[in-house]
RNA sequence: UUUGUGGAGGGUUCGAUUCUGGCUCAGGAUGAACGCUGGCGGCGUGCUUAACACAUGCAAGUCGAACGGGAUCCCAGGAGCUUGCUCCUGGGUGAGAGUGGCGAACGGGUGAGUAAUGCGUGACCGACCUGCCCCAUACACCGGAAUAGCUCCUGGAAACGGGUGGUAAUGCCGGAUGCUCCAGUUGACCGCAUGGUCCUCUGGGAAAGCUUUUGCGGUAUGGGAUGGGGUCGCGUCCUAUCAGCUUGAUGGCGGGGUAACGGCCCACCAUGGCUUCGACGGGUAGCCGGCCUGAGAGGGCGACCGGCCACAUUGGGACUGAGAUACGGCCCAGACUCCUACGGGAGGCAGCAGUGGGGAAUAUUGCACAAUGGGCGCAAGCCUGAUGCAGCGACGCCGCGUGAGUGAAGAAGUAUCUCGGUAUGUAAAGCUCUAUCAGCAGGGAAGAAAAUGACGGUACCUGACUAAGAAGCCCCGGCUAACUACGUGCCAGCAGCCGCGGUAAUACGUAGGGGGCAAGCGUUAUCCGGAUUUACUGGGUGUAAAGGGAGCGUAGACGGCGAAGCAAGUCUGAUGUGAAAGCCCGGGGCUCAACCGCGGGACUGCUUUGGAAACUGUUUUGCUAGAGUGCUGGAGAGGUAAGCGGAAUUCCUAGUGUAGCGGUGAAAUGCGUAGAUAUUAGGAGGAACACCAGUGGCGAAGGCGGCUUACUGGACGAUAACUGACGUUGAGGCUCGAAAGCGUGGGGAGCAAACAGGAUUAGAUACCCUGGUAGUCCACGCCGUAAACGAUGAAUACUAGGUGUCGGGGAGCAUUGCUCUUCGGUGCCGUCGCAAACGCAGUAAGUAUUCCACCUGGGGAGUACGUUCGCAAGAAUGAAACUCAAAGGAAUUGACGGGGACCCGCACAAGCGGUGGAGCAUGUGGUUUAAUUCGAAGCAACGCGAAGAACCUUACCAAGUCUUGACAUCCCUCUGACCGGUAAGUAACGUCACCUUUCCUUCGGGACAGAGGAGACAGGUGGUGCAUGGUUGUCGUCAGCUCGUGUCGUGAGAUGUUGGGUUAAGUCCCGCAACGAGCGCAACCCUCGCCCUGUGUUGCCAGCACGUCGUGGUGGGAACUCACGGGGGACCGCCGGGGUCAACUCGGAGGAAGGUGGGGAUGACGUCAGAUCAUCAUGCCCCUUACGUCCAGGGCUUCACGCAUGCUACAAUGGCCGGUACAACGGGAUGCGACCUCGUGAGGGGGAGCGGAUCCCUUAAAACCGGUCUCAGUUCGGAUUGGAGUCUGCAACCCGACUCCAUGAAGGCGGAGUCGCUAGUAAUCGCGGAUCAGCAACGCCGCGGUGAAUGCGUUCCCGGGCCUUGUACACACCGCCCGUCAAGUCAUGAAAGUGGGUAGCACCCGAAGCCGGUGGCCCAACCUUUUGGGGGGAGCCGUCUAAGGUGAGACUCGUGAUUGGGACUAAGUCGUAACAAGGUAGCCGUACCGGAAGGUGCGGCUGGAUCACCUCCUUU
Repeated sequence: UUUGUGGAGGGUUCGAUUCUGGCUCAGGAUGAACGCUGGCGGCGUGCUUAACACAUGCAAGUCGAACGGGAUCCCAGGAGCUUGCUCCUGGGUGAGAGUGGCGAACGGGUGAGUAAUGCGUGACCGACCUGCCCCAUACACCGGAAUAGCUCCUGGAAACGGGUGGUAAUGCCGGAUGCUCCAGUUGACCGCAUGGUCCUCUGGGAAAGCUUUUGCGGUAUGGGAUGGGGUCGCGUCCUAUCAGCUUGAUGGCGGGGUAACGGCCCACCAUGGCUUCGACGGGUAGCCGGCCUGAGAGGGCGACCGGCCACAUUGGGACUGAGAUACGGCCCAGACUCCUACGGGAGGCAGCAGUGGGGAAUAUUGCACAAUGGGCGCAAGCCUGAUGCAGCGACGCCGCGUGAGUGAAGAAGUAUCUCGGUAUGUAAAGCUCUAUCAGCAGGGAAGAAAAUGACGGUACCUGACUAAGAAGCCCCGGCUAACUACGUGCCAGCAGCCGCGGUAAUACGUAGGGGGCAAGCGUUAUCCGGAUUUACUGGGUGUAAAGGGAGCGUAGACGGCGAAGCAAGUCUGAUGUGAAAGCCCGGGGCUCAACCGCGGGACUGCUUUGGAAACUGUUUUGCUAGAGUGCUGGAGAGGUAAGCGGAAUUCCUAGUGUAGCGGUGAAAUGCGUAGAUAUUAGGAGGAACACCAGUGGCGAAGGCGGCUUACUGGACGAUAACUGACGUUGAGGCUCGAAAGCGUGGGGAGCAAACAGGAUUAGAUACCCUGGUAGUCCACGCCGUAAACGAUGAAUACUAGGUGUCGGGGAGCAUUGCUCUUCGGUGCCGUCGCAAACGCAGUAAGUAUUCCACCUGGGGAGUACGUUCGCAAGAAUGAAACUCAAAGGAAUUGACGGGGACCCGCACAAGCGGUGGAGCAUGUGGUUUAAUUCGAAGCAACGCGAAGAACCUUACCAAGUCUUGACAUCCCUCUGACCGGUAAGUAACGUCACCUUUCCUUCGGGACAGAGGAGACAGGUGGUGCAUGGUUGUCGUCAGCUCGUGUCGUGAGAUGUUGGGUUAAGUCCCGCAACGAGCGCAACCCUCGCCCUGUGUUGCCAGCACGUCGUGGUGGGAACUCACGGGGGACCGCCGGGGUCAACUCGGAGGAAGGUGGGGAUGACGUCAGAUCAUCAUGCCCCUUACGUCCAGGGCUUCACGCAUGCUACAAUGGCCGGUACAACGGGAUGCGACCUCGUGAGGGGGAGCGGAUCCCUUAAAACCGGUCUCAGUUCGGAUUGGAGUCUGCAACCCGACUCCAUGAAGGCGGAGUCGCUAGUAAUCGCGGAUCAGCAACGCCGCGGUGAAUGCGUUCCCGGGCCUUGUACACACCGCCCGUCAAGUCAUGAAAGUGGGUAGCACCCGAAGCCGGUGGCCCAACCUUUUGGGGGGAGCCGUCUAAGGUGAGACUCGUGAUUGGGACUAAGUCGUAACAAGGUAGCCGUACCGGAAGGUGCGGCUGGAUCACCUCCUUU
């Protein structure tokens, strides 16, 4: 110095991103309620609902010092006498009732009504009143008549009366006096206006006493104070689906009335008044100080406390009074309740308690006038449910406690566990202390100025005593602090949002543990905040919601330059006010705090006043830059009307001419021999105007196109003569407004909704075709909407450039023109800037200003109702209930497309051979069965798991056994075995008898084995491959998949990896904001092909030698073949062409091999919840005298049938017979087995050799040579069947293979379709092996022999790769998604009606009452005088008028058969409309049609893909 201190976000749309946008959470608050729980105290607070109804008690009385009077009781005296009673006198006390005064209009309650007769704030009353109180002045004199109480009579059930007689007053009345009072009046002065002051005269108007020595009263007038009344300015909720309202209405003159102004009321006159700055109507509501929230601005609320208002059962009314139109007064009417003798009466808790009721919900029928305050009274005092206190309720705020220290054996228990532990946890126990609260005992206030204390033996103090009597609630998936186990199994349930739960749930329930708060904790409801999500502070509108279809223009808003005046806005100083409480700050008082008290500040406002004059405003005066006018010039599909023209279609007539035409993807309907189409000539008629033609022009938009003429609007250039801000925008309003549509009348060539027919199709109310009517055209009149779009309102100014084009002007060069410049239009690119991005960018979506329009989540819905317009169709305006947590924009990565471009592959094509037909084999589906065990399911299941089911295997079935088990480990007892043999018995296993029989030793026992026993456990081919590991298939041997750093982008991401070439290849080269790298490709590995070299047995044999019938048989050799090792060789290396001096490619030479030489192994990131729990392993679940184990038998081998894969064939390129030749890979001891022999044969009996370059399997077959068959169901084919055998095996019945004899089926090359293969490949021929006792093997895996054809090429089919494009898909097209119909639920509209409510209108009736009138009647005061007068009263009449009645409407709420659409719902039906070119591009408006999405016509849009062309732009 400043009164300042102050602002947090999160979850949720998506595969991911960003934006828009809603929903939701965390905070604070409450007169609260509910659930669970509950120790104490202080201070507060407590019917928010039925302004519902109320029993009972209390809440307003007081005064004898206003008055008459006096019951009762006491004292004194006296009398009578029945000596304890009555009466009298005096004194005292003074109840109840009455007259009179004051009060009762305060205090207390409630918020129904009220949107202004209210409230808040500030003014005003020169238009007013004010009892009690205070001050001042003056006064209080003389009279009168009544009346209650009371006495007596009397009515009534009661309430309540009626009458007679007498009576008092501070009750009532008359007279006197009376000022500066009131009314009138003359004149003067002053002021701010209708006002004020002074003076003259006339008339009018007062009083009350009581007490007793102290006082209290009374009257008049003036002043004050207090309280009230009235007026004005400003402010004060929602609704226009309420737009017009108003007859005392607006004003005037004159009256009445009032305390007072006033249409407040009345008579007359005038016709006004209010309203888009929201009148009138409807809905809701007491207003404020304040309270809650908020950074603030705001928003919500109006409990308690305080101010104002309104109300008192509902409605109306007056009386009294200073004050009321009166909560505890009166009258009337209505409803309700109560009493009654049925005649009539009584009542009003929204006072304090309390009751019933309503409700989620709100207390005691308490104490006291001690304090504060009020009424009356001189006072004492009385009254006071105001108030002070107490009671009840955790309802709120505040404070305190439920113990403190120590204590590891980390106890027990509990939970969990990987069984080791861990957690609860110093927590408990134990030890040592303390006593706040509560409990007990003692003392004991302040509040009270002299007495008087309900609270209250309260607060407070002291003492003793015991750790004792005192902790719960919610939560633990994220937001949001806090985690495990069990149970459950889309069930039960949870949930604020997102969402959890379908067998391993941190989300349900329980437990343990943890987190938070704490005498409370949660939930619900409501308000503010967060929400800048109504945006004044502080938002937007191209595509997210949102610019009106366009123009003209009214009100309004805003407005150029200079000067002067004023001071409304504005700024500044002062002034009054802004009640108190509350809020903030500083002190203070209760032990602290809550709470209370004092001082200050603030209360952002309003009033009055002094000043300033820049800006806005206003007045005046000028200017010309805005705007307009004039003169002049050219451009234009601008508009309206009339006329004219040619081409083409169609029709008519005539000619030529003949069989088709037409149409389509292909056809058909249709036309045509009655002569079509074609062609020629002539004619008729209507509509539209090719080329020019152009992101060219004009117009406000819609829109405008042949030519000519007439009329006419606008813009532009140039000029600078004129006006002098005349401008901009524009709610309402008016006008224009494509197409379709409507009315009337024309016209009608072509086209063409509807309609008909033909096609297509599952259907085809469509797309295609043939016809065809409204309509399209004209005139006049309606309609008023479109994707009426630039999805971009109008105007003005400013803000780099470049390049086209259209219409003008100027200058220069110098003229078919070029260059520069300027104004106006119309395009493109682009800087800054903006934007969520896309993009916009002088024609802004930039920077600013002005005005208008519009938006606020999606759906319901541009719907319903209402209103306006329209002939109708319909248009304009325009909701709610209900429902969802999203809907959406832009961009990204993928995937997809019946999108595009490029490329590859036995993908197609070109070929060869199959399959689909037959028979058989095998697998599978189905069927069957007691069982036909299980798995595999498009490619990528189906000769697959299975490289081999008679038993076994075997998992299945029926039957029979065993139960610590067939198998493993541990413990105890017994035995000495086990094994083996014999025997019984069984279908077999199981069971049982006998015989035989160990090792070590310290002599205890031990090792091992068997038997028995107990329990831990074993066991499971039981489930889950969607809990898993491992393995594997597939895309695919396709060329891809990624990372680091950098760069770009807000970001997801992009770049690299795209582009130009090239390759088998992301292979390589070049270029490039990229530079590098990794996994893949290739290479390295194996094998085949050539050569060299080393070695040389079991392999080889050229040369030398020996031997044999013959054979490398032997000696020997190391040449060759071969085998096993090691090397070489191939790299576009060389030449030439092409290509960018590249990568590479084409051709050639050489070479065994040439462009990765052939083949193999090798399978990136990943996809398919692919396959496998039955190879194995494994979590969890399940079974445990069985879902385990053993055993014999059966089954896996069924058989009307479908499919898949094969074999064999159908024959002559063949079959059969005979002869002859050439392999490789492999296997072999429970084996291969030469050779001999027997058998027709399978094979049998002997048996050499060989654990193998030695021996065996082992004769390879096709081939070749010769012969035969001669086209046939055969000398093809071999199925099937009969018979006889062989072999393996415990055993060939179900159910093996093979042999021989006999039999001799189908089948004559195979429909639609479909498969394999590009060279030693296909085709064809045989051989071997694994499994295996044997074999259903024709399968599978290998081996060699013989050995082709074709490939123009990439249009098409399939699959794949890269780039690009569209997308409403992301579970990714097997996607998404629309509508009808059917079912259920919910809310809502309409509806014949029906039942209420509210406010008014018209008429009828009309209480009480004020006011007015009034014949007769009645009346104490005064005057007269005995009669009247003045005055008054009841009664009656009238105006007004509450309630009531009748009637027609208005608004609003409920209900309603039926009916309309809407929303939602796990799997319903029909189609397929939309998203990709969505298979007919979609959408908008309109019309017609159709089960439905929808289709079609007309016009429009791009928010359409693709291709081509044109134009423009960019770069060179």